[in-house]
RNA sequence: GAGUUAUACAGAAGAGGCGAGAGACCUGGCUCUGCGACCCUCUGGCAACCACCGCCAACAAGCGAACGGUGCCAAUACCUGGUCCCGGCUUACCGGGUGAUUAUAAUUG
Numbered sequence: 001g002a003g004u005u006a007u008a009c010a011g012a013a014g015a016g017g018c019g020a021g022a023g024a025c026c027u028g029g030c031u032c033u034g035c036g037a038c039c040c041u042c043u044g045g046c047a048a049c050c051a052c053c054g055c056c057a058a059c060a061a062g063c064g065a066a067c068g069g070u071g072c073c074a075a076u077a078c079c080u081g082g083u084c085c086c087g088g089c090u091u092a093c094c095g096g097g098u099g100a101u102u103a104u105a106a107u108u109g
Base pairs, nucleotide, nucleotide: 002108003107004106005105006104007103008102013043014042015041016040017039021032022031023030026081028079029078044073045072046071049069050068053064054063055062077101082098084097085096086095087094088093
């Protein structure tokens, strides 16, 4: 890098470093940012995918717990787009669903 499955409107920040863009890509918006963002390091935290442990008749499911492996700690994955379905008076437009893409986990060859 590829396939599969699950999840993505909940939750969780301080310090130090760096010094200009950042929010994955593109369109159009919007937001964050020299009162220092993004990123990196440390510490702290959130969550509970995997492992371990406890409850349970039960190695499944469920619930709990959180030392370990990941992940995460602005805004829904910031919003939007494609397709079709439903609704709002027909177009336009709006709302809901759905897909593609992306991210993370677990797993497969």
Record summary:
A computed fold for a 109-nucleotide RNA from a Bacteroidota bacterium, annotated as SAM riboswitch aptamer (S box leader). Of the family's consensus pairs, 85% are formed in the model. Model confidence (mean pLDDT): 84 of 100. The sequence was found by an Rfam model in a public genome assembly.